Bacterial RNase P class A from a Chloroflexota bacterium, 443 nucleotides, folded computationally. Its mean pLDDT, the model's own confidence on a scale to 100, is 77. Lineage of the source: Bacteria > Bacillati > Chloroflexota. It matches the Rfam family "Bacterial RNase P class A". Gene Ontology terms of the family: ribonuclease P activity, tRNA processing and dimeric ribonuclease P complex.

RNA sequence: CAGGUUGGCCGGGUGAUCGCGGUCAGCGAUCUGGCUACGGUCAGGAAACUGGCUGAGGAAAGUCCGCACUCCACAGAGCACGGCGCCGGCUAACGGCCGGGCGGGGCAACCCGACGGCAAGUGCAACAGAGAGGCGUAUUGCCUGUUUUGGGCACAGCCCGAAGCAGGUGAGGGUGAAACGGUGGUGUAAGAGACCACCGGCAGCGGCAGUAAUGCGGCUGGCCAGGCAAACUCCCGCCGGGAGCAAGACCAAGCAGGGUGGAAGGUGUGCCGGGAUAACUCCUGCGGGAGUUUUCUGCGGCCAUCUACGGGGCGGCUCGUCCCGUCUGACAUCCGGGUAGGUCGCUUGAGGGCGAUAGUAAUAUCGCUCCCAGAUAGAUGAUCACCGGCGUCUGGUCACUGACCGGGCGUUACAGAAUGCGGCUUAUAGGCUGACCUGGAAU
Numbered sequence: 001c002a003g004g005u006u007g008g009c010c011g012g013g014u015g016a017u018c019g020c021g022g023u024c025a026g027c028g029a030u031c032u033g034g035c036u037a038c039g040g041u042c043a044g045g046a047a048a049c050u051g052g053c054u055g056a057g058g059a060a061a062g063u064c065c066g067c068a069c070u071c072c073a074c075a076g077a078g079c080a081c082g083g084c085g086c087c088g089g090c091u092a093a094c095g096g097c098c099g100g101g102c103g104g105g106g107c108a109a110c111c112c113g114a115c116g117g118c119a120a121g122u123g124c125a126a127c128a129g130a131g132a133g134g135c136g137u138a139u140u141g142c143c144u145g146u147u148u149u150g151g152g153c154a155c156a157g158c159c160c161g162a163a164g165c166a167g168g169u170g171a172g173g174g175u176g177a178a179a180c181g182g183u184g185g186u187g188u189a190a191g192a193g194a195c196c197a198c199c200g201g202c203a204g205c206g207g208c209a210g211u212a213a214u215g216c217g218g219c220u221g222g223c224c225a226g227g228c229a230a231a232c233u234c235c236c237g238c239c240g241g242g243a244g245c246a247a248g249a250c251c252a253a254g255c256a257g258g259g260u261g262g263a264a265g266g267u268g269u270g271c272c273g274g275g276a277u278a279a280c281u282c283c284u285g286c287g288g289g290a291g292u293u294u295u296c297u298g299c300g301g302c303c304a305u306c307u308a309c310g311g312g313g314c315g316g317c318u319c320g321u322c323c324c325g326u327c328u329g330a331c332a333u334c335c336g337g338g339u340a341g342g343u344c345g346c347u348u349g350a351g352g353g354c355g356a357u358a359g360u361a362a363u364a365u366c367g368c369u370c371c372c373a374g375a376u377a378g379a380u381g382a383u384c385a386c387c388g389g390c391g392u393c394u395g396g397u398c399a400c401u402g403a404c405c406g407g408g409c410g411u412u413a414c415a416g417a418a419u420g421c422g423g424c425u426u427a428u429a430g431g432c433u434g435a436c437c438u439g440g441a442a443u
Stems, first nucleotide, its partner, number of pairs: 001439010012387007020055007031044005057414001061425002064423005069244004076319004081240005086100005101115001102113004116235002121232002123228002140172001141169013181199006200224002202221004207216003248344004257335005264307005270302004274297003278293006308326007351370008388412011
């Protein structure tokens, strides 16, 4: 100097004029209430005005995860369903982050990960190829036997072929991404882990290092068993109530209900009433009536309780549980009516910044410091001027391969809170900067 990898920050600036939201303070008309000597005064609330402070993001986006918070009266168990899937750590938690292992890509710095299990089951693999897998099969070949046949020779035998059949074989060659381990030998009619040496894989046993995943070494064994689970409603392990700020709470205002369906019986004198009986008292028109007390009586209502039945809540189902109801009827369904207003939730937080300590790091702890939107048809903008960045055209100076100065034109990214936070993913003109890798050159 060039190319590359990875991390951090900024993402227009300044001034003037006018215009917005929130909050605090001042001032404060109209208004409301009290007192009044009717002149005012006190309290509340308050438009407008003045001043201070403050006002979109690294993604506010996607709505993909996790949680805080709120409600479902309680929220338990199992199945189904869904999510995750190497090890260790961080975190409120996560499908996130950090570090490591293993596998893959890259010369490397680095990047990616689809990371439990295929001798538990089932299944898939185009084309080519004989054959796509625990088994088997045989294209081109090799060997043996046999039949037919050609040729040669030292001629009743041998050698070189061709075609067919039978048997053996799967080493060599071919196809394919991948073909039932590899190299070298022994052996065989020809071969083949059939056998042997070494290597690779696998299984068993054990040692060392490491928290672990895992790595390295040793011994024994011819055991050689392909790929895909981001293949399956597969197996295993762990995790998981639901709905969501239009959650939810409060205030004000207003209305109108009706139809249909709809589930049983006991017990108890606990409370009240009724009835029956007896006694007493009073009245009497002599028929009886009223009241009190004792005893009896489920006769009626209420209440309590038991069993059964009906319904509702708990994401789906089951159990379990809770609540409501059983004709004065829960609940379901249909028709019809009213309301859509206001306040809260609503921003002080698993918060930001700086520093120290611990840690490889993510991060944790401690100290100091700061308050940084809370709208509700939805606020931070408009105009002007100058400057900056980038692209491009052009002029000049220096003398070097570039540097500096000037002018013109164009342009200045992605994009805007709506309960909040931690992540992931996606979009992003341009600028500044740290570290590392590779190549070249110079000293």